[in-house]
Transfer RNA from a Hyphomicrobiales bacterium, 69 nucleotides, folded computationally. It matches the Rfam family "tRNA". From the family's description: Transfer RNA (tRNA) molecules are approximately 80 nucleotides in length. Gene Ontology term of the family: triplet codon-amino acid adaptor activity. The coordinates come from a structure-prediction model, not an experiment, and the mean pLDDT is 81. The sequence is in RNAcentral, with records from ENA.

RNA sequence: GAGGCCGUAGCUCAGUGGCAGAGCGCCGGGUCGUGACCCCGGAGGCGCGGGUUCAAUUCCCGUCGGUCA
Numbered sequence: 001g002a003g004g005c006c007g008u009a010g011c012u013c014a015g016u017g018g019c020a021g022a023g024c025g026c027c028g029g030g031u032c033g034u035g036a037c038c039c040c041g042g043a044g045g046c047g048c049g050g051g052u053u054c055a056a057u058u059c060c061c062g063u064c065g066g067u068c069a
Stems, first nucleotide, its partner, number of pairs: 003068005010024004018054001026042005047063005
C1' cells in the first nucleotide's frame, strides 16, 4: 500500500428496515441467624461523520479502532 471479517450494556454475544434484547456482572428490596443460592424491581448501550428512506443497529459512502492472510 491493497483485500476479507468484526465494532451493540462493565464482559460474552443475539438482533439484517418499523419499541434494542439475553446470560453473567452492578444497584435496591424480599427470603435467611449471617453469607451464598433463590425471588421481585432498577440503572446502563448501537465506534464517529454523512447519504438513501415516512422510518436506519440494519442499506450505501467516508473515517477511526481491532483482527486475519